[in-house]
RNA sequence: AGACGGCCGGGCGGUCGCGGCGGGGUUCGCCCUCGUCGAGGAAAGUCCGGGCUCCACGGUGAAAAGGCGGCGGGUAACGCCCGCCCGGGGCGACCCGAGGGAUAGCGCCACAGAAAGCAAACCGCCUGCGUUUCGGCGCGGGUAAGGGUGAAAGGGUGGGGUAAGAGCCCACCGCGUCUCCGGUAACGGCGACGGCAUGGCAAGCCCCGCCUGGAGCAAGACCGAAUAGGGGCGUCGCGCGGCUUUCCAGACCCGUUCUGGGGCCGCAGGGUUCACCGCCCGAGACGCCCGGGUAGGUCGCGAGAACCAUCCAGCGAUGGAUGGUCCAGAGGAAUGAUCGUCACCGUCUUCGGACGGACAGAACCCGGCUUACAGGCCGUCU
RNA sequence: GGUCCCGUAGCUCAGCCGGAUAGAGCAAGGCUUUCCUAAAGCAGAGGUCGGGGGUUCGAGUCCCUCCGGGAUCGCCA
Numbered sequence: 001a002g003a004c005g006g007c008c009g010g011g012c013g014g015u016c017g018c019g020g021c022g023g024g025g026u027u028c029g030c031c032c033u034c035g036u037c038g039a040g041g042a043a044a045g046u047c048c049g050g051g052c053u054c055c056a057c058g059g060u061g062a063a064a065a066g067g068c069g070g071c072g073g074g075u076a077a078c079g080c081c082c083g084c085c086c087g088g089g090g091c092g093a094c095c096c097g098a099g100g101g102a103u104a105g106c107g108c109c110a111c112a113g114a115a116a117g118c119a120a121a122c123c124g125c126c127u128g129c130g131u132u133u134c135g136g137c138g139c140g141g142g143u144a145a146g147g148g149u150g151a152a153a154g155g156g157u158g159g160g161g162u163a164a165g166a167g168c169c170c171a172c173c174g175c176g177u178c179u180c181c182g183g184u185a186a187c188g189g190c191g192a193c194g195g196c197a198u199g200g201c202a203a204g205c206c207c208c209g210c211c212u213g214g215a216g217c218a219a220g221a222c223c224g225a226a227u228a229g230g231g232g233c234g235u236c237g238c239g240c241g242g243c244u245u246u247c248c249a250g251a252c253c254c255g256u257u258c259u260g261g262g263g264c265c266g267c268a269g270g271g272u273u274c275a276c277c278g279c280c281c282g283a284g285a286c287g288c289c290c291g292g293g294u295a296g297g298u299c300g301c302g303a304g305a306a307c308c309a310u311c312c313a314g315c316g317a318u319g320g321a322u323g324g325u326c327c328a329g330a331g332g333a334a335u336g337a338u339c340g341u342c343a344c345c346g347u348c349u350u351c352g353g354a355c356g357g358a359c360a361g362a363a364c365c366c367g368g369c370u371u372a373c374a375g376g377c378c379g380u381c382u
Numbered sequence: 383g384g385u386c387c388c389g390u391a392g393c394u395c396a397g398c399c400g401g402a403u404a405g406a407g408c409a410a411g412g413c414u415u416u417c418c419u420a421a422a423g424c425a426g427a428g429g430u431c432g433g434g435g436g437u438u439c440g441a442g443u444c445c446c447u448c449c450g451g452g453a454u455c456g457c458c459a
Base pairs, nucleotide, nucleotide: 001382002381003380004379005378006377007376008375010342011341012340013339014338015337016336018038019037020036021035022034023033024032025031040359044370045369047368048367049366050365051364052216053215054214055213057278058277059276060275061274065212066211067210068209069208070084071083072082073081074080085099086097087096088095089094100207101206105205106204107201108200109199122147123146124143125142126141127140128139129138130137131136155173156172157171158170159169160168174196175194176193177192178191180189181188182187220299221298222297223296230290231289232288233287234286235285236284239267240266241265242264243263244262247261248260249259250258251257252255269281270280271279306325307324308323309322310321311320312319313318344357345356346355347354348353383458384457385453386452387451388450389449392408393407394406395405401439412424413423414422432448433447434446435445436444
């Protein structure tokens, strides 16, 4: 000078105040008093994964839709983490990688360029014929080595070869296939063969393998007014469903509400997560009985994939054993203020001191990721 | 608290399955016309496509992440 990993996010004491829980007192009140607990590493973004809860009548499909993607391991699970492989970057410690398949198929590759995907002769090089004012010119053939265009031009370098060229031939490298060896595997190494045939894009459609039912604590459970409505039975008795409050009347919590009547439309409709099959439901008046549910209240709601210490297994993520600890929880609202002192940093200084202290704040809970963050500490390595 | 949607010129919007100068209307400013204004006509200007990163030869468009805004108890009790 730099790389990587881990940790902290002021300490102690006093005074005043706030929220939860428990005890005591009480003149019973929205009271007094005592004890105890009271934000974070991200509580954030809500980007992933789970727990939990409800929904889904049953069977079939795994369609539809979405996600993941080297290999092995960890985990409740993951798109997270650990170790390794391969590729790229760095002198190095180390860092980065959505890292399956482009000979399953479809699609796209603008502009430029002769040609952009069953490749392609613009210049150039070589050559045949014709012509010539001997400089060339015209017609035809060969050629992808050179020039030029482009992000990309159908292996690269060197040699041989040729009229000029060309994997046409040879050596090395690259690529592909196969055998053997090492490794659990990804993959690596030796050798042989092929003779280049196979450009890129899948964070375009798609194919292969794997995963996912849907919703979310405003989930959901229990208690439960008033108004209106629901169900069962009996009697009377028989279309049903939808729309209309800009047709009328009434009710109350006074509204984009509900009930009844009127009018209009359809012959079906609704439930069953999506589709199919099966299945289920179905009117009014009066009387009696029963239950659902709204306002509101209670629970869900914190002893847990918990934290601390030691030891063991493992390279590690992590797992196990033993001992100890109890640690917020609500209405959206509490979790603070101030003083003293100690310690750190910064600015100013009349050297006495003064001022300032990052990001941010739980709301069902947990594991990750990402993002914000004054400043400080420790360890390993180049 | 949860869930969903949006961001392109001053405003309102296009931009298809990525293709090279990102368009349209209105507004604002300039010029012409007029004694002056309005109307009309003409020629232009005006863009970090919300920011950053990635995929690709190439990104407004595809992917990831962050920021801002909105729906709001008539999106959900």